[in-house]
RNA sequence: CUCUUAUCAAGAGGGGUGGAGGGACCGGCCCUGUGAAGCCCCGGCAACCAGCGGCAGCGUCAGUCCAGGGGCGACGCUGUGCGCCAGGUGCCAAUUCCGGCAGGCACACGUCUCGGAGCGGGUGCCUGGAAGAUGAGAG
Numbered sequence: 001c002u003c004u005u006a007u008c009a010a011g012a013g014g015g016g017u018g019g020a021g022g023g024a025c026c027g028g029c030c031c032u033g034u035g036a037a038g039c040c041c042c043g044g045c046a047a048c049c050a051g052c053g054g055c056a057g058c059g060u061c062a063g064u065c066c067a068g069g070g071g072c073g074a075c076g077c078u079g080u081g082c083g084c085c086a087g088g089u090g091c092c093a094a095u096u097c098c099g100g101c102a103g104g105c106a107c108a109c110g111u112c113u114c115g116g117a118g119c120g121g122g123u124g125c126c127u128g129g130a131a132g133a134u135g136a137g138a139g
Stems, first nucleotide, its partner, number of pairs: 001139008013042005021031003025100004043092003048088002051084003054080008063072003096131001101128007109120003
């Protein structure tokens, strides 16, 4: 860097250093000299992975019970809307800050019309996607 997959409405900040940016991108809207990013120290959140245990399934056995066939036990593998832990990551303004593409619903408006249907863009809500972030695995 690319691919696969899971998650993204919850949660958690102080100090030092540093001096003007930051919130990926674009638009909006925010944060910021009552110091931005970065770096360091300490603290915290969460529980993806790892570890330990529970439970379930499968397998094995010069184990054990039993009449067959099974029960129990030990070990191994796999799974898990379960528990513990906090070793490896991650994270600690705002829903991933909101929208960006597509569809649906609602509302008002514009346009055409005798009227309705239609069409157009707008706003709100919902669903899906894209992009991004993080974990885990692979190349």